[in-house]
RNA sequence: AAACGGCAAACCCGUCGCGAGGCGGGGACGCAAAGCCAACGGGUCUCGCCGUGCGAGACGGCCGGGCUACCGAA
Numbered sequence: 001a002a003a004c005g006g007c008a009a010a011c012c013c014g015u016c017g018c019g020a021g022g023c024g025g026g027g028a029c030g031c032a033a034a035g036c037c038a039a040c041g042g043g044u045c046u047c048g049c050c051g052u053g054c055g056a057g058a059c060g061g062c063c064g065g066g067c068u069a070c071c072g073a074a
Base pairs, nucleotide, nucleotide: 006031007030011026012025013024014023015022016021029061035067036066037065040064041063042062043059044058045057046056047055048054049053
């Protein structure tokens, strides 16, 4: 490169949550790890106190990192 395929953004509907957002269905913007880890580090976002901060939470499709994985011309 190719092949079998896989995942599923925005948006819509339902549902849970104060919220970020999660789950299910529809739907595809994209993804070679868009598989897993938030008890690995950073970052962004939400909530509470209303502070040159603290606490709790969310995001793995924000970045780095770790672990695992299909195909095979290499």
This is a predicted structure of a 74-nucleotide RNA (c-di-GMP-I riboswitch aptamer) from a soil metagenome. Rfam family: c-di-GMP-I riboswitch aptamer. The family has 155 seed sequences and 5,092 matches in Rfam 15.1. The coordinates come from a structure-prediction model, not an experiment, and the mean pLDDT is 82. The model forms 95% of the base pairs in the Rfam consensus.